The RNA shown here (Bacterial RNase P class A) has 329 nucleotides and comes from Aquincola agrisoli.
NCBI's taxonomy places the organism under Bacteria, Betaproteobacteria, Burkholderiales, Sphaerotilaceae, Aquincola.
The prediction has a mean pLDDT of 76.
Rfam family: Bacterial RNase P class A. Rfam describes the family as follows. Ribonuclease P (RNase P) is a ubiquitous endoribonuclease, found in archaea, bacteria and eukarya as well as chloroplasts and mitochondria. The family's RNA type in Rfam is ribozyme.
The model forms 92% of the base pairs in the Rfam consensus.
[in-house]
RNA sequence: GAAGCAAGCCAGACCGCCGCUGGUGCGAUCGUGGAAACACGGCACUGGAGGAAGGUCCGGACUGCACAGGGCAGCGCAGGAGCUAACGGCUCUCCACCGCGAGGUGAGGAUCAGAGCAACAGAGACGAGCCGAUUCAGUUCGGGUGAAACGGGCAAUCUCUGCGCGCAGCAACACCAAAUAGGCACACGUUGAUUCGGCCCGAGGAGUGUGCGGGUAGGUGGCACCGAGCCGUGUGGGCGACCCACGGCCCAGAGGAAUGGCGGUCACGCGCCGGCCUUCGCAAGAAGGACGGCGUGCACAGAAUCCGGCCUAUCGGCUUGCUUCACAC
Repeated sequence: GAAGCAAGCCAGACCGCCGCUGGUGCGAUCGUGGAAACACGGCACUGGAGGAAGGUCCGGACUGCACAGGGCAGCGCAGGAGCUAACGGCUCUCCACCGCGAGGUGAGGAUCAGAGCAACAGAGACGAGCCGAUUCAGUUCGGGUGAAACGGGCAAUCUCUGCGCGCAGCAACACCAAAUAGGCACACGUUGAUUCGGCCCGAGGAGUGUGCGGGUAGGUGGCACCGAGCCGUGUGGGCGACCCACGGCCCAGAGGAAUGGCGGUCACGCGCCGGCCUUCGCAAGAAGGACGGCGUGCACAGAAUCCGGCCUAUCGGCUUGCUUCACAC
């Protein structure tokens, strides 16, 4: 220098203006909407997407229901040892395969329990035997094909073994709570109630009133500040995943769903133009470099109860370690 392998990081920065949305404090104890529950309204300060927030594939937290114990069925996992809240995830390691190598991949329990399967070729493919020659005699010898021909293979076919798994999911679930209908209790009522605008007369003819409780609409919590939490340090432990100690921090939270728009400066990529420099060339010109100007672009993507993984998408760029080859000393 070229070609690679592995691990990790960034995902434009800053300023100004205008908005959207959450929290805290103050304040009128007021206004608006609503039967209520409750929501909204002012000012100040302050928080506001990701490495995958995605797919919803796996595991958990949380919640409700079920549940003495055992078994069957069903589903899942599978070398060994570990990590972890848990896992089908991750780590180390053995073995097999791929690669010159750094490394990568693995659906890696069992075929002396039983069943099933084997393309093409081949006479015959899982049951023994078949074909040719030979012999008193399945007695002896040989056999092309094919991955496999009498011995075996496949468990990515059923099966067996070991281990694990109750079901549903935040539209879970808890609380507050109308109208209407129905339920229960009490009271009044054919000795005529309620009703006919207040009273009397009159009419009419079977319900009426109050209270309670369940569910629905609607509202609140769950829900975002204490956590399997984040960041840093360690001449702490461990090969490692990870664990431990100390210090610091509080870090989005809606519910038709906020996290945006405009302008400026700088940085970066791409394209065009300009002159300059270098190399090649007789020349025309070609290639490269830094500079200046103009234009344009900046991927994949968008939290929805939370967390750990896996998988998938991703313009461009950076860092570290290692491998192979070539060259120079």